[in-house]
A computed fold for a 72-nucleotide RNA from Parcubacteria group bacterium RIFCSPHIGHO2_01_FULL_45_26, annotated as transfer RNA. The RNAcentral record of the sequence draws on ENA.
RNA sequence: GCCCUCGUCGUUCAAUGGAUAGGAUAUCUCCCUCCGAAGGAGGUGAUGCCAGUUCGAUUCUGGCCGGGGGCA
Numbered sequence: 001g002c003c004c005u006c007g008u009c010g011u012u013c014a015a016u017g018g019a020u021a022g023g024a025u026a027u028c029u030c031c032c033u034c035c036g037a038a039g040g041a042g043g044u045g046a047u048g049c050c051a052g053u054u055c056g057a058u059u060c061u062g063g064c065c066g067g068g069g070g071c072a
Stems, first nucleotide, its partner, number of pairs: 001071007010025004018055001027043005048064005
C1' cells in the first nucleotide's frame, strides 16, 4: 500500500429498511433484613464521525477514524 471483517448503554449481546433501539450484567432508589448478602419492584444510561440513497437507516452506499486478520 491492497483486501476481508468488526465498531450499539460502564461491560457483554440482540434488533426483516418501519412500534418508545430490547435483554443480561453493572450502577442508583425503594421493599425485604437487626445490618448486610440473596431475593422483589422501579429509574438512569447507547447506534464511532461526515455525507449519500429512501417517505423512513442500527440496517443499504461512499469517505474518514479505530480494533482484529490476510497478502505484498
The coordinates come from a structure-prediction model, not an experiment, and the mean pLDDT is 81. Its Rfam family is "tRNA". It is annotated as a transfer RNA. Rfam links the family to the GO term triplet codon-amino acid adaptor activity. Taxonomically the source falls in Bacteria candidate phyla (Bacteria).